Predicted 3D model of a 106-nucleotide RNA (SAM riboswitch aptamer (S box leader)) from Aggregatilinea lenta. Rfam family: SAM riboswitch aptamer (S box leader). On this family, see Daldrop and Lilley, RNA 2013: "The plasticity of a structural motif in RNA: structural polymorphism of a kink turn as a function of its environment". The source organism's lineage runs through Bacteria, Bacillati, Chloroflexota, Anaerolineae and Aggregatilinea. The sequence is in RNAcentral, with records from MGnify. Model confidence (mean pLDDT): 84 of 100.

Formats: sequence, C1' cells, structure tokens
RNA sequence: CUCAUCCAGAGCGGGGGAGGGACCGGCCCUUUGAACCCGCGGCAACCCCUGGUCCAGCAAUGGGCCGGUAUGGUGCCAAAUCCGGCAGCGCACACUGGAAGAUGAG
Repeated sequence: CUCAUCCAGAGCGGGGGAGGGACCGGCCCUUUGAACCCGCGGCAACCCCUGGUCCAGCAAUGGGCCGGUAUGGUGCCAAAUCCGGCAGCGCACACUGGAAGAUGAG
C1' cells in the first nucleotide's frame, strides 16, 4: 500500500502500585487495585488443515460461495471500534456513507 472483518463471544490467580479506555471532545473503568509482567484458563475462526459446490484453465493449478476442525501461526477476553469527530442535512434525534483506528492475510 491492497483486500476482508469490526452491534456476537470469552477471566481467574501471583507480582506490580496509578493510571487506563489509540488521538481530540464526551462519558466511563480503576486503591473493592490501572498500565505492565508471569502462570493457568477461555473466546473466536483470519491463516493452516479439511468436506461440498460453482467459475476460469488443455492441464498443473487458481479463485468465489457454503460448511467442518481447533494440534499449529496470530488475535482477543468492561461498555458496538464505549459514543461522537467529516458528509448527506437549517437545528435535534435517527439512519446511511466516509475518515481515523484495530486485527488478519498478501
């Protein structure tokens, strides 16, 4: 940089000792113990593995869709990505799209 997903789901113990929820605004969480580290547990199913089906191809193979599995590679385990931020749209609410961010794959 490209593509996909982001209203579901899943926490205990030990250490630690004041912050955390990306940013900004809000609103929350937190000494009934934040960040972070370790152990164990769990969720999920992106990759891996695998069944079916369709498409392209002479073929090798590649790709789309619907499933299965959970040994392995990641990820995740307060709140919808906590809500909003920009636009559609004069205000508010709601909705839709976008931006930004996160995760995975390339």